Annotation
The RNA shown here (transfer RNA) has 71 nucleotides and comes from a Minisyncoccota bacterium. It matches the Rfam family "tRNA". The prediction has a mean pLDDT of 85.
[in-house]
RNA sequence: AGCGGGGUGGAGAAGUAGUAUCUCACGAGGCCCAUAACCUCGAGACGUCGGUGCAAUUCCGACCCCCGCAA
Numbered sequence: 001a002g003c004g005g006g007g008u009g010g011a012g013a014a015g016u017a018g019u020a021u022c023u024c025a026c027g028a029g030g031c032c033c034a035u036a037a038c039c040u041c042g043a044g045a046c047g048u049c050g051g052u053g054c055a056a057u058u059c060c061g062a063c064c065c066c067c068g069c070a071a
Base pairs, nucleotide, nucleotide: 002069003068004067005066006065007064010024011023012022013021018054026042027041028040029039030038047063048062049061050060051059
């Protein structure tokens, strides 16, 4: 060089054309004598570049990175 799988908030996952969702973590408030637990709210993400399309996390192409197979 070749083949397959993957890259989504701080961490772990879902989502596969039309709103980016869940759990934990973080911040604020509530409750409490206080803390934990519990409840509410908030901030934070689609690997990069291009293409198709009214619309792309999703489809297509190239590249980067990670894991595996084979050699």